This is a predicted structure of a 1645-nucleotide part of an RNA (large-subunit ribosomal RNA, half A) from a metagenome. The prediction has a mean pLDDT of 82. Its Rfam family is "Bacterial large subunit ribosomal RNA".
Context: one part of a larger RNA
RNA sequence: GGUGGAUGCCUUGGCACUAAGAGCCGAUGAAAGACGUGAUAAGCUGCGAAAAGCUUCGGGGAGGAGCAAAUAUCCAUUGAUCCGGAGAUAUCUGAAUGGGGAAACCUACUUGAGAAAACCUCAAGUAUCCACAGCCCAAUCCAUAAGCUGUGGAAGGGAACCCGGUGAACUGAAACAUCUAAGUAGCCGGAGGAAGAGAAAACAACAUGUGAUUCCGUAAGUAGCGGCGAGCGAACGCGGAAGAGCCCAAACCGGAGUGCGUGCACUCCGGGGUUCGGACUGCAGGAUUGACGAGUGAGCCUAGUAGAAUGGUUUUGGGAAAGCCAGCCAGAGAGGGUGAAAGCCCCGUACACGAAAGGCAAGCGAGCAUGGCAGGAUCCAGAGUACCACGAGACACGUGAAACCUUGUGGGAAUGAGCGGGGACCACCCCGUAAGGCUAAAUACUCCUUAGUGACCGAUAGCGCAUAGUACUGUGAAGGAAAGGUGAAAAGGACCCCGGGAGGGGAGUGAAAGAGAACCUGAAACCAUAUGUUUACAAGCUGUGGAACAUCUUUAUAUGAUGAACCGCGUACUUUUUGUAGAACGGUCCGGCGAGUUACGCUGGCUGGCGAGGUUAAGGGCUGAAGGCCUGGAGCCGAAGGGAAACCGAGUCUGAACAGGGCGAAAUAGUCAGUCGGAGUAGACCCGAAACCGGGUGAUCUAUCCAUGUCCAGGUUGAAGUUGCCGUAAAAGGCAAUGGAGGACCGAACCCACAUCCGUUGAAAAGGGUGGGGAUGAGGUGUGGAUAGGGGAGAAAUUCCAAUCGAACCCGGAGAUAGCUGGUUCUCCUCGAAAUAGCUUUAGGGCUAGCCUCAUGCAAGUCUUACGGAGGUAGAGCACUGAAUUCCUAAGGGGGCGUCAAAGCUUACCAAGGGAUAUCAAACUCCGAAUGCCGCAUAAAUGAUGUACGGGAGUCAGACUGCACGAGAUAAGUUGGGUAGUCAAAAGGGAAAGAGCCCAGACCUACAGCUAAGGUCCCAAAAUGUGUGUUAAGUGGAAAAGGAUGUGGGAUUUCGAAGACAACUAGGAUGUUGGCUUAGAAGCAGCCAUCCAUUAAAAGAGUGCGUAAUAGCUCACUAGUCGAGAGGUCCUGCGCCGAAAAUGUCCGGGGCUGAAACACACUACCGAAGCUUAGGAAUUGACGAAUGUUAAUUGGUAGAGGAGCAUUCUUAACGGGGCGAAGCUGUACCGGAAGGAGCAGUGGACUGUUAAGAAGAGAGAAUGCCGGAAUGAGUAGCGAGAGGAAGGUGAGAAUCCUUCCGGCCGAAUAUCUAAGGUUUCCAGAGUAAAGCUGAUCUGCUCUGGGUAAGUCGGGGCCUAAGGCGAGGUCGAAAGACGUAGUCGAUGGAUAACAGGUAAAGAUUCCUGUACUAUAUCAUAACAGAACUGUGGGGACGCAGACAGAGAGCAUAAGCCGGGAAUGGAAAAACCGGUACAAGCGAGGUAGGAGUGCAUCAGGCAAAUCCGGUGCACAAUCUGAAGACGUGAUGUGGGGCGUAAAGCCGGAAGUAUGUGAGCUGGCUGCCAAGAAAAGCCGCUAUUGUUUAUGAUAUACCCGUACCGUAAACCGACACAGGUGGAUGAGGAGAGAAUCCUAAGGCCGAC
Repeated sequence: GGUGGAUGCCUUGGCACUAAGAGCCGAUGAAAGACGUGAUAAGCUGCGAAAAGCUUCGGGGAGGAGCAAAUAUCCAUUGAUCCGGAGAUAUCUGAAUGGGGAAACCUACUUGAGAAAACCUCAAGUAUCCACAGCCCAAUCCAUAAGCUGUGGAAGGGAACCCGGUGAACUGAAACAUCUAAGUAGCCGGAGGAAGAGAAAACAACAUGUGAUUCCGUAAGUAGCGGCGAGCGAACGCGGAAGAGCCCAAACCGGAGUGCGUGCACUCCGGGGUUCGGACUGCAGGAUUGACGAGUGAGCCUAGUAGAAUGGUUUUGGGAAAGCCAGCCAGAGAGGGUGAAAGCCCCGUACACGAAAGGCAAGCGAGCAUGGCAGGAUCCAGAGUACCACGAGACACGUGAAACCUUGUGGGAAUGAGCGGGGACCACCCCGUAAGGCUAAAUACUCCUUAGUGACCGAUAGCGCAUAGUACUGUGAAGGAAAGGUGAAAAGGACCCCGGGAGGGGAGUGAAAGAGAACCUGAAACCAUAUGUUUACAAGCUGUGGAACAUCUUUAUAUGAUGAACCGCGUACUUUUUGUAGAACGGUCCGGCGAGUUACGCUGGCUGGCGAGGUUAAGGGCUGAAGGCCUGGAGCCGAAGGGAAACCGAGUCUGAACAGGGCGAAAUAGUCAGUCGGAGUAGACCCGAAACCGGGUGAUCUAUCCAUGUCCAGGUUGAAGUUGCCGUAAAAGGCAAUGGAGGACCGAACCCACAUCCGUUGAAAAGGGUGGGGAUGAGGUGUGGAUAGGGGAGAAAUUCCAAUCGAACCCGGAGAUAGCUGGUUCUCCUCGAAAUAGCUUUAGGGCUAGCCUCAUGCAAGUCUUACGGAGGUAGAGCACUGAAUUCCUAAGGGGGCGUCAAAGCUUACCAAGGGAUAUCAAACUCCGAAUGCCGCAUAAAUGAUGUACGGGAGUCAGACUGCACGAGAUAAGUUGGGUAGUCAAAAGGGAAAGAGCCCAGACCUACAGCUAAGGUCCCAAAAUGUGUGUUAAGUGGAAAAGGAUGUGGGAUUUCGAAGACAACUAGGAUGUUGGCUUAGAAGCAGCCAUCCAUUAAAAGAGUGCGUAAUAGCUCACUAGUCGAGAGGUCCUGCGCCGAAAAUGUCCGGGGCUGAAACACACUACCGAAGCUUAGGAAUUGACGAAUGUUAAUUGGUAGAGGAGCAUUCUUAACGGGGCGAAGCUGUACCGGAAGGAGCAGUGGACUGUUAAGAAGAGAGAAUGCCGGAAUGAGUAGCGAGAGGAAGGUGAGAAUCCUUCCGGCCGAAUAUCUAAGGUUUCCAGAGUAAAGCUGAUCUGCUCUGGGUAAGUCGGGGCCUAAGGCGAGGUCGAAAGACGUAGUCGAUGGAUAACAGGUAAAGAUUCCUGUACUAUAUCAUAACAGAACUGUGGGGACGCAGACAGAGAGCAUAAGCCGGGAAUGGAAAAACCGGUACAAGCGAGGUAGGAGUGCAUCAGGCAAAUCCGGUGCACAAUCUGAAGACGUGAUGUGGGGCGUAAAGCCGGAAGUAUGUGAGCUGGCUGCCAAGAAAAGCCGCUAUUGUUUAUGAUAUACCCGUACCGUAAACCGACACAGGUGGAUGAGGAGAGAAUCCUAAGGCCGAC
């Protein structure tokens, strides 16, 4: 610099109020709208076919034709525009009102006018209900219902307030049910400017009571109610505001009428009369009062008039209102504007004045109404009422002892000597007079009008909107934004240049363009560029402490700024945690917004006023209208307590007490405000549920149902039945035909969705590819309708009910609740926890205690020592309780023997008890410490550590380590107690690295010193220190049982100069092969014997090897050589083996061996934020009069306390500012921090300091909200399929246009149409945005144009499902149902065809030829005809086979035309063609119908018609599609021409085959297959029609274009979805499939 739009400043708009006014509008057509209306006109505003307006009366006085420019044309001193009063007009919708209806549309009737007429035009009227009056009248005589007419009224809308009907839930109760929320929200009805209440069947309580209602203050959070929980919560009385009282019914009098039974009853009207009663009787005669009232009417409102006073300046500036100088006004110095800041420039302001017309209105007021005193005999004084029972509701009062009030059901009085009430009830006393009605003010609210105010906001704020309920979303109810600023003035940039344009460069305007419309200021993220410095062998929270070196200089030349190779140290922040770098949470970045507030009462501290007193509330008054001042003593708190209370009282209670004791007094301080802390009630620090309830909106999706339409190529199989033949007595049965059934078969359209692949930020919020299932049925589908959430529907899956379903959606209750999670914003100072106990539907929550802090008071506390105590642990022991070992003894038991039993014997069986021996114990002890604990008369130390009361907390998840234990496995980084420490909340040093281990507790500064743990070869500060040993294993620097002749030390024992141990030489024999066994066994398979014996120096009936067995080699043993130690066992230091795992090795690494390992000593040194030294700061204590001195202290989470900084606004004083305010940018200055200045630039109009006050008062985190900008990334992707070339246009062409070639679809990608869309259609121009690229193009933008109907579709005709619905029935209300009716197509009825034509329209225009309805005229005929009557008809299923005719198509040696290139001719070769409507006419085919006469209780009356019955006769009548003729001497068809324009011309027009739809009847089957009108007949009643021709008339709406799609539904120019009709050829059964015609397309990278 850009981007972006924060900040500052501004305000047109909001918010909250005050004082007045007004408090309704509407059938005389409202509110709200639709459509129009201007010269040009899309929006807003105004108005209404009389249309930005008309008339008139006032005001006003020069320009005007709105916002809103421009041009044109007009109006205006003969008074315009403009303002006010009163009128006129006022389309269509809407209560909507003639009928209908899908609001703003369709369609009638009656009367009148337009000369006569009219179907045309205009005007008026025509809805329903209620009231009143009248008329006319059914069944039915009188009468009544019904009907009709007239007059009046109602209907609908509207913000809150008000009365009434109905009436939740969340929630609270830490659950929940009575209760609460709450009679709240909601819904419904109704009224008024207010409503409601209201003149005692009232309160009160011994007073000489009060005297309608309403509202305010108080009583009072009292009395009470209450799972006596949560909570709910009066009244009397007192102080005020306001003030107002009356009228009927009845008694009695009079009049009129009705009924009938003629003497009674009733009704109506007039008088009278209304509670300190009246009637009645007597006396008196107009005082008073009024809310009624003709009229009058001060004054006010709806337009306005007038309104004092300033100049200068050669100061600055673009500009003066600023500065300077000199004045003036003020009943006016409120405010706004004017080129900066104006009392005197403008508008205004103070004061004063003003209305033709309309309105409001106090007061006055003719009149009218009201109305006196006495007596006490009789009469009157509100009935299904009071009251009672039961059940409810409402009263503060939850059934309670529950009065009083209301009433659903059932009972049911009295009559003034009566009756009701005074909180059950009774008595006495007192108060009042129910069962009829009216009543102003004081009170509540504000959609609206006028005037004004604000310690309210200032564009993310303030209303959702500086305007918009708009854009947009949703089928709908409903939801719902964003977006302000050029400048004083447009002076909005003429002209030139580049460019297709956009845009830019000059010039010009302006004070400024660095104010150029994307426009004031213009921050940050982010993106560029430039510059200083660094960086290419170098590893990481990006800093910090050092450090060479390089560049630079105005808050700074200095202890300077910036950068920096290299070295040391160093794992962010928040939250949550025992504990986080954590790989646990949150944040992409930046900016703005974003969380302890307010009210009321309570409680404590502080400050202030008054003080045994303090203080007012509501209300009232005054005023300068801004805040005050005065009044008001009702009431509250305090001054007296004790007791359950009565009660007593400086005392009282307990008690028999005068005792004792408890609580009090003595010894008194309160109260009212302000402010701060805390809890309570309110949403209560903020954000966040899933849910619950109320009222509405939805069945265009989907489920089921109802009504009415429509669709299903083609092929196959061959049921019943029937026929024939065979067969049978007849049947049965068989065979062959015929036949055409079926929740039959195969398989397209169509429907479905089984498998797999793809897709998965898709082409698609469910699809595509390939296969698959159903496909005449319980089938698919269109249109219209019905069912609605506590519900509907469901061939049933918790499935569907609009992409939502174990209970839809929208709005509301509502800021539901959340013991849960997250977040909670500036600084510094002092102190500083807990993770424990008890209880808890409690365990992640809470309460009390413990531990912390602050204030006040008091005077204690802790450690050590000494002394004195209690105790049952460690240990020990075995007397007790138990366990347990061996031996002896030993009752008892078991086994065996004893022929059974018994006596008895025996036993390597068990064993009580006893004795001896060696043991064990948390729940054993005849014993028993250390430590700990307690006490106090000792002594010493410490120095505020203790305690009491009051305010405020936090904590209730703890972790590891050592020691002693429990659980566990004497496992765990396990778990639970105890005890100590550390962490938590603690940094520093060591342990390589580490919360909890060792050392040590960080106030700050220092390039000073000493030490701790731990260290001193190098990394790396300090010993390659000294001495003596050990280790050889890199042991050190991981590990066990076990093993070993490793090695050092110690003890002991054996052998040894009479020769040991080891080695070498020699011997190692004989009986005998011992016996047995054996095939063999000879020292050596096995068994027995083995002190056998002999020879010997010595030699086993044999220690091993070996053989089939022998043999052989050895050993023990002996001799010799040699010549001095040798062997064993035990204890111990250091080593060795045992030793296998996953990135890389068990010292931190290098590396280390008389050590740099280990052991024992010794001497130095290093080493921390410890201690010391020097300086500084703060806190607390002591001292001091004081600046101060001195001592100690100063880690810190939750938390308590204290002191400050900054932001916005207000008040006061003082300032600053165009010679430049705020804001923004830069900067090396100041302060202990939050922070504060100075200077420079930008900027262009406000703003600061001091002292107080008031708060929307501080952001980095809440998956926060809004906006902007990055990153990912120039990445993924560019949405089914074929294009190529040339030419053209153009600034520019893969994409636009044209041509050629190529390709694709062709039961469609062709054509017509319904729905839906709503101009997308056509032409010209354009290219910013849209189009997934480009674009000269377009479904895009701008301008202009385009849709023509008696016959097509709809209405003026009809009805179905269903809707509405006069009366009516039901229902708290709203409303629901429904008769007569009236609407309602998807159905019924209904008259036109062919060709031509335009850029865009055609069955609509034109040409030609028709038809329908009505009217008139003419001619002819004589019967005919109407309505809401009557009858017919309309009028109907599915499947199957058949017949007729036939569009189209094919074929053709038919016919016509064409050319045939290179000499001519040209075929049976080749190419192309060979067409035509409605209407009318004649004939009558298939087929269909019986006809005539007579008669009849039926068809609501009648009938010649229909229907019934009878008789006669066998003809007669009617007649489809089509063909034929005509229409047509017509139209079309052809040729030339580049697309076109245009010109010329008028050939042939047959046959055969096949054949959809169409017509006709037929057959079969069971599920038995709309309604009404048009139309035809009949007659009643009436009185005119029919046929032909001519003429005339024929209304409203739709008609463009897309329509299997780029225009509809799907957010899109989206591979999805979307009803009906036509649908050619070859091959083929075929609408399958492949290839083609006509036609369309090449699909947008």